[in-house]
Context: one part of a larger RNA
RNA sequence: UUGAGGCUAAGGAACUCGGCAAAAUAACCCCGUACGUUCGCAAUAAGGGGUGCUAGUAUAUGCUUGCAUAUAUCUAGCCGCAGAAAAGAGGUCCAGCCAACUGUUUAUCAAAAACACAGCUCUCUGCUAAAGUGUAAACUGAAGUAUAGGGGGUGACGCCUGCCCGGUGCUCGAAGGUUAAGGGAAUCUGUUAGCGCAAGCGAAGCAGUGCACUGAAGCCCGAGUGAACGGCGGCUGUAACUAUAACGGUCCUAAGGUAGCGAAAUUCAUUGUCAGGUAAGUUCUGACCCGCACGAAUGGUGUAAUGAUCUGGACGCUGUCUCAACGAGAGAUCCG
Numbered sequence: 001u002u003g004a005g006g007c008u009a010a011g012g013a014a015c016u017c018g019g020c021a022a023a024a025u026a027a028c029c030c031c032g033u034a035c036g037u038u039c040g041c042a043a044u045a046a047g048g049g050g051u052g053c054u055a056g057u058a059u060a061u062g063c064u065u066g067c068a069u070a071u072a073u074c075u076a077g078c079c080g081c082a083g084a085a086a087a088g089a090g091g092u093c094c095a096g097c098c099a100a101c102u103g104u105u106u107a108u109c110a111a112a113a114a115c116a117c118a119g120c121u122c123u124c125u126g127c128u129a130a131a132g133u134g135u136a137a138a139c140u141g142a143a144g145u146a147u148a149g150g151g152g153g154u155g156a157c158g159c160c161u162g163c164c165c166g167g168u169g170c171u172c173g174a175a176g177g178u179u180a181a182g183g184g185a186a187u188c189u190g191u192u193a194g195c196g197c198a199a200g201c202g203a204a205g206c207a208g209u210g211c212a213c214u215g216a217a218g219c220c221c222g223a224g225u226g227a228a229c230g231g232c233g234g235c236u237g238u239a240a241c242u243a244u245a246a247c248g249g250u251c252c253u254a255a256g257g258u259a260g261c262g263a264a265a266u267u268c269a270u271u272g273u274c275a276g277g278u279a280a281g282u283u284c285u286g287a288c289c290c291g292c293a294c295g296a297a298u299g300g301u302g303u304a305a306u307g308a309u310c311u312g313g314a315c316g317c318u319g320u321c322u323c324a325a326c327g328a329g330a331g332a333u334c335c336g
Base pairs, nucleotide, nucleotide: 001331002330006326008324010322011321014320019317027051028050029049030048031047036041038156052078053077054076055075056074057072058071059070060069061068062067063066079083091315092314093313094312095311096310098307099306103115104114119154120153121152122151123150124149125148131140132139133138157302158301159300160299162232163231164230167229168228169225170224171223172222173221176220177219178218182214183213188208189207190206191205194201195200233251234250235249236248237247260294261291272288273287274286275285276284
């Protein structure tokens, strides 16, 4: 000096972003066990007590009927500081967010609140199914048949899931408008038999051009559709203190955010205000609502159980700390 370990007076988280790390708890038997709850759990909740050895007693079983084994209570006694005598072996409780849960994931910095999930819902698909792979043959779907299969979303369960179809998408409709190739051939052009003194005109044929008219889906158009993509206002007046506005006016919109929740994993101002906890609390919990910029399957709100998740608090415990001391061993380096 490095790394791994041991012990410690008094205090006991004062350390620190944070009890990180360490300590503590720990086995079996008995007693006892709250809130909550989906009645399964919670629960080893919490919190207590016992445990060695010797002799005896009781009960049961077995049989060589006085022994063996097992269990249990009790009695009497013995030893130690200490009897699960060493080792190995849950710390606990309270409250909140998120996710129902077991599970899965970034092989090699992320294990989670992310993914999945059962359940719910929308949509497509009538079988040579839809969908997918392949140039194709063909195959999967499926040796299945709508209680089936594909795709999208949400994510147990309880209570629920409001308004808007103007835009976009999808579905249905077919009167009218627009519209391709194709059909259709008018017109015009070139060429030249012929005509003409010439300028030029010019049949048929051939070659080119190609009007009108006809012509599907689509689009325009008309409806429907939100557990489709999505959206869900402003100004202003008013009550017999003040304040506020149940009420009214006006503008705009497709419609103006319903229930529930709310300084939230969302709140800028903000350490909002009040209350609780602390001697003291930008965190935490309960309320309030002025929601910069919550909100209903891009789900809303509750929720027992679960979680190597995250957040706050308490008890126990400790060298984390006040503040360091001591002792044993190992490596490296230096001196000899």